[in-house]
RNA sequence: GUUCCGUUAGCUCAGCUGGUAGAGCAAAUGACUCUUAAUCAUUGGGUCGACGGUUCGAAUCCGCCACGGAGCACCA
Numbered sequence: 001g002u003u004c005c006g007u008u009a010g011c012u013c014a015g016c017u018g019g020u021a022g023a024g025c026a027a028a029u030g031a032c033u034c035u036u037a038a039u040c041a042u043u044g045g046g047u048c049g050a051c052g053g054u055u056c057g058a059a060u061c062c063g064c065c066a067c068g069g070a071g072c073a074c075c076a
Base pairs, nucleotide, nucleotide: 001072002071003070004069005068006067007066010025011024012023013022019056027043028042029041030040031039049065051063052062053061
């Protein structure tokens, strides 16, 4: 330089054919308990990496950029 993969909640990851975003863990609150832990219940938490485009509608399709990873090429 080039090709491919990835980027979604604090963390690890889902998300189908484009129809308005979820799980587990963690956190908070409550129940239980002498207390803690465990268990159970409830709750909060997201401009889906940035920008632009297509569309009635984009996490999803297209362009471009950034970051991470892998392959190939080049160089000494």
A computed fold for a 76-nucleotide RNA from a Mycoplasmoidaceae bacterium, annotated as transfer RNA. The sequence is in RNAcentral, with records from ENA. The source organism's lineage runs through Bacteria, Bacillati, Mycoplasmatota, Mycoplasmoidales and Mycoplasmoidaceae. Its mean pLDDT, the model's own confidence on a scale to 100, is 80.